[in-house]
c-di-GMP-I riboswitch aptamer from a Nitrospiraceae bacterium, 78 nucleotides, folded computationally.
RNA sequence: GAGACGAAAGGCCAAACCCUCUGUGAGGAGGAGACGGAAAGCAACGGGUCUCACGUAAGAGUCAGCCGCGCUGCCGAA
Numbered sequence: 001g002a003g004a005c006g007a008a009a010g011g012c013c014a015a016a017c018c019c020u021c022u023g024u025g026a027g028g029a030g031g032a033g034a035c036g037g038a039a040a041g042c043a044a045c046g047g048g049u050c051u052c053a054c055g056u057a058a059g060a061g062u063c064a065g066c067c068g069c070g071c072u073g074c075c076g077a078a
Stems, first nucleotide, its partner, number of pairs: 005076002012037002018031005035065001041071002045068003048063001050061003
């Protein structure tokens, strides 16, 4: 120095519920809120969930805080 790992410190993100806006909808954005999280940062490639449409067949979307994979990141004890 790097990787693994995750004590401490400084911090970070932010579920559900509620309010506003938006979308046919799943959902998304913002405010408040705090269940939790060492990547709960990014990303829809694979699987899966959900939604719309359809029904001979085919599709279009959603969810990254469902799983896998990829890229990147703060700190530094054992």
The coordinates come from a structure-prediction model, not an experiment, and the mean pLDDT is 87.